[in-house]
């Protein structure tokens, strides 16, 4: 300097799982709001945790479901492209 890589932006793609049931609003075959009863895990969270590491600790796509969600929207771990950015190891 460049690359790979972190991390951050823009764009693309992106799983599950009831358009429940009752009941109040309303601007009325819909919308929103309240109770129940059945799921889901891929924001975040949390751990009774595989796995690393062994001094403490860190921690998954596991587990749990607080939160979030279960016609569309959104929003989504993750990949991907393109651009910032520049620690770490090599």
């Nucleotide at each position: 300097g460049c690359c790979c890589c972190a991390u951050c932006g823009u764009c693309g793609g992106g799983a599950g799982a009831g358009a429940g049931u009752u009941u109040c609003g309303c601007u009325g075959u819909g919308c929103g709001g309240a109770a129940c009863c059945g799921c889901c895990g891929a924001a975040g969270g949390c751990g009774c945790a595989a796995c690393c590491c062994c001094c403490a600790g860190g921690a998954a796509u596991c587990g749990c479901u607080c939160a979030g969600g279960c016609a569309a929207a959104a929003g989504g771990g993750c990949c991907g492209a393109c651009g910032a950015c520049g620690c770490a190891a090599c």